Large-subunit ribosomal RNA, domain IV from an anaerobic digester metagenome, 351 nucleotides, folded computationally. It matches the Rfam family "Bacterial large subunit ribosomal RNA". Rfam links the family to the GO terms ribosome and structural constituent of ribosome. Its mean pLDDT, the model's own confidence on a scale to 100, is 88.

Context: one part of a larger RNA
């Protein structure tokens, strides 16, 4: 020097990204307990106090001697001693300290997120991720939908619309707007386009025949093939948003200024309602203004000018909960101001 302890003047977070990490709190009884709030918590809140021994003493439990008493007895009653046990009070002593070791909550107050109790990256990440009841929207009448599986079959189910299946949301509390042009879906069937079929108009090649020739050309074979029939699909009508999605610009305007209820004007399928909001979302931005500090890029409380919230990719709050994140304080500490000593075990060194 390292590792793991133990001790510490004064100070007491000043260390640090940040109390990490250490220290502190601990038991059992008696008092005592706040905001909130689903009335069930919260709560072991918080905060306070007693406790060992010795010696009198009250007062219950256990057990039940001797002694008495009945007597037909190997039983019954009455009786209370000793032991022994739980609790109370009065007294006294010792010690720095009496749950004298060991085991054995540190607490409070703010906001975020997520309801919660659970799961998760075996072997860097426990988390605001997944899940959850709960809510919805959709598909499925049973040989169900829909997974497996060339098929048989099996699951769904020995269930049957209060059932089963898939997608979003994610307790409860108040909710939950506008757009159906575009994409999707679900309904329609007039018409317009459409596949195999079907259907054969015609159109090629060969030749029997015909003609002097040029060159016509039955039938048959064979190559081809127009109209016309002819589904679902698309085109075309509708509807749908807890379907994918999306929710404007410019310009003026009041009796100081500023600002604009208001007015024009142009695009759009419609132009963000309710709540929220510098936010896990705000670039500018350490935004301005309050509060906390002797100082506060961080945190609360408001403003609102939302670069680029916003309503089941839920929005707003919300008691319990949380090895979840920011922020403050209260006790306490060698984290530090600053290091010291002392332990054991390693590392060095010398044999």
């Nucleotide at each position: 020097c390292c590792u793991u302890c133990g001790u510490u003047a004064a100070g007491g977070a000043a260390u640090u990204c940040g109390g990490c990490a250490a220290a502190a709190u601990g038991g059992u009884c008696u008092c005592g307990u706040a905001a909130c709030u689903u009335c069930g918590g919260g709560a072991g809140a918080a905060g306070a106090g007693a406790c060992a021994c010795c010696u009198c003493u009250g007062a219950g439990g256990g057990u039940g001697a001797a002694g008495g008493g009945c007597g037909g007895a190997c039983g019954c009653c009455c009786g209370g001693a000793g032991c022994u046990u739980u609790u109370g009070g009065g007294g006294g002593g010792c010690a720095c300290a009496g749950g004298a070791g060991a085991a054995c909550g540190g607490c409070u107050c703010u906001a975020g997120c997520g309801a919660c109790u659970g799961g998760u990256u075996a072997c860097c990440a426990a988390a605001a991720c997944c899940a959850c009841a709960g809510g919805u929207c959709u598909c499925u009448g049973c040989a169900a939908a829909c997974u497996c599986g060339g098929a048989a079959g099996a699951g769904g189910a020995u269930g049957u619309a209060u059932a089963g299946g898939g997608g979003c949301u994610g307790a409860c509390a108040c909710c939950u707007g506008c757009c159906c042009a575009g994409u999707g879906c679900c309904g329609g069937a007039a018409g317009g386009u459409u596949a195999a079929a079907g259907g054969g108009a015609g159109a090629g090649g060969u030749u029997a025949g015909c003609g002097c020739a040029a060159g016509c050309g039955a039938a048959g074979c064979u190559u081809u093939g127009a109209a016309c029939u002819g589904a679902a699909g698309c085109c075309c009508c509708g509807g749908u948003g807890a379907a994918c999605g999306g929710c404007g610009g410019c310009c003026g305007u009041a009796a100081c200024u500023a600002u604009a209820a208001c007015g024009g004007u142009c695009c759009u399928a419609a132009g963000g309602u309710a709540g929220c909001g510098a936010a896990a979302u705000u670039c500018c931005u350490u935004g301005u203004c309050g509060g906390g500090u002797a100082a506060g890029u961080u945190c609360c409380g408001a403003c609102c000018c939302g670069c680029a919230c916003g309503a089941a990719u839920g929005g707003u709050g919300u008691a319990a909960c949380g090895a979840c994140u920011a922020g403050a304080g209260c006790g306490c500490u060698g984290u530090c101001u600053c290091a010291a000593c002392g332990a054991a075990g390693g590392g060095c060194c010398c044999g």